[in-house]
Predicted 3D model of a 350-nucleotide part of an RNA (small-subunit ribosomal RNA, central domain) from a Chthonomonadia bacterium.

Context: one part of a larger RNA
RNA sequence: CUGGGCGUAAAGCGCGCGUAGGCGGCUGCGUAAGUGGGGAGUUAAAGCCCUCGGCUCAACCGAGGAAAUGCUCCUCAAACUGCGCGGCUUGAGUGUAGGAGAGGGGAGUGGAAUUCCCGGUGUAGCGGUGAAAUGCGUUGAUAUCGGGAGGAACACCAGUGGCGAAGGCGGCUCCCUGGCCUACUACUGACGCUGAGGCGCGAAAGCGUGGGGAGCGAACGGGAUUAGAUACCCCGGUAGUCCACGCCGUAAACGAUGAGCGCUAGGUGUUGGUGGUCUCGACCCCACCAGUGCCGUAGCUAACGCAUUAAGCGCUCCGCCUGGGGAGUACGGCCGCAAGGUUGAAACUC
Numbered sequence: 001c002u003g004g005g006c007g008u009a010a011a012g013c014g015c016g017c018g019u020a021g022g023c024g025g026c027u028g029c030g031u032a033a034g035u036g037g038g039g040a041g042u043u044a045a046a047g048c049c050c051u052c053g054g055c056u057c058a059a060c061c062g063a064g065g066a067a068a069u070g071c072u073c074c075u076c077a078a079a080c081u082g083c084g085c086g087g088c089u090u091g092a093g094u095g096u097a098g099g100a101g102a103g104g105g106g107a108g109u110g111g112a113a114u115u116c117c118c119g120g121u122g123u124a125g126c127g128g129u130g131a132a133a134u135g136c137g138u139u140g141a142u143a144u145c146g147g148g149a150g151g152a153a154c155a156c157c158a159g160u161g162g163c164g165a166a167g168g169c170g171g172c173u174c175c176c177u178g179g180c181c182u183a184c185u186a187c188u189g190a191c192g193c194u195g196a197g198g199c200g201c202g203a204a205a206g207c208g209u210g211g212g213g214a215g216c217g218a219a220c221g222g223g224a225u226u227a228g229a230u231a232c233c234c235c236g237g238u239a240g241u242c243c244a245c246g247c248c249g250u251a252a253a254c255g256a257u258g259a260g261c262g263c264u265a266g267g268u269g270u271u272g273g274u275g276g277u278c279u280c281g282a283c284c285c286c287a288c289c290a291g292u293g294c295c296g297u298a299g300c301u302a303a304c305g306c307a308u309u310a311a312g313c314g315c316u317c318c319g320c321c322u323g324g325g326g327a328g329u330a331c332g333g334c335c336g337c338a339a340g341g342u343u344g345a346a347a348c349u350c
Stems, first nucleotide, its partner, number of pairs: 004321003007304002012318001014201004021194003025088007033081002035077008049065006091191001092188003095184005103177007110154001115149007125136002162169002206247006215241002220236004258317006266295011299306002323350003332343004
């Protein structure tokens, strides 16, 4: 390069915004770069192919012919692609009227519970386990009542539910703010899709500076268990977990399934919206749109399974794979305060 693939066998970048590039709706006219037809030139010799000939044949050699996908020029065509000009509305966007939501940021605030402190009642235990012990308690614990302090998380509602691109988001109120859905079809008129680089976001842990610290709790100490027990269980407990700002940039970052568009039986649940029917009205019921589940036809699949939320049938663009180990290692580059991240081999071996 040709080819085959990427849910679980190797393989979808953690997610987005977007540059270059690639790709791109319906229609008219023009052009003729791509494209197609015809012609001309060129396409060294040798070689390949055909015919004939020379070595007794062949290999080998000689002669003639044919061929030469390519390039250049001339000419014709105008379907498709490109380019130029014009039109259109279905793609995309805008508007108007509604709608749902733990979407994001900031400020404030509430109750329950744990812990600690003060006071009251009260007395010998409490706690913990398989059983215990360490531990706490007569300087009065545990239990119980009242008061106070502080931090963190928000029971029920809660859903097979909702929102977000992903990570993720859950008490309540206010402020700022992103996206989405539906109806009307009023407006713009292809303004679109994807996206190498790039830029941004990115759980937890970890790092820097400062704060905070109730509970929990790596490390650590102790008690048990055990042959041992650097564990599992128990009593403690420091970082951390929380906040602000700045780093880190990873993950079973998973639907292990890239994004977009179109097409291809149904059934059933649920969330949001709209219309219809009906009603005094809210419901019920019917239909449509958007989401989210289950079952299932065709089809696909190695099977499992997937199946209008495709892993079916197609198109566009990107990423990635190419036997196991060595190894996500070494070296080098880039990034980082560090931890390390990213890019990423080979020898050797099976």

Source information: Its mean pLDDT, the model's own confidence on a scale to 100, is 90. Taxonomically the source falls in Chthonomonadia (Bacteria, Bacillati, Armatimonadota).